[in-house]
Molecule: Bacterial small signal recognition particle RNA
Organism: Actinomycetes bacterium
């Protein structure tokens, strides 16, 4: 010195975990401009009844808050995790030339 194999490193896939956003559940949610009921009250009609309809209540879109991971998507200064590939110098094992 040369040849191999392994740490270090880097890459990809993969599995686990974190973080975002989607999903999901709850809750909240229109003075008119969403629905439904519509007391009062007004209107129509000789009456019998009829309309339209404010507050009230329910439901709810958009939104907005808290929650969840059994889902999707992603993303890394996530892991002394697996496999495969890569590797210049460093390290550490083997064989070998040469002095």
């Nucleotide at each position: 010195g040369g040849c191999c194999g392994g740490g270090c490193c880097c890459u990809a896939c993969g599995c686990g975990g974190c973080g975002u956003a989607g999903g999901c559940u709850c809750g909240u949610g229109a003075a008119c401009c969403g629905g439904g009921u519509c007391a009062g009250g007004u209107c129509c009609g000789g009456a019998a009844g009829g309309a339209a309809g404010c507050a009230g209540c329910c439901c709810u879109c958009a939104g907005c808050g808290a929650g969840u991971u059994a889902c999707u998507a992603u993303g890394g200064g996530u892991g002394c995790c697996g496999u495969a590939g890569g590797u210049a110098a460093c390290c550490u094992g083997g064989c070998u030339g040469c002095c």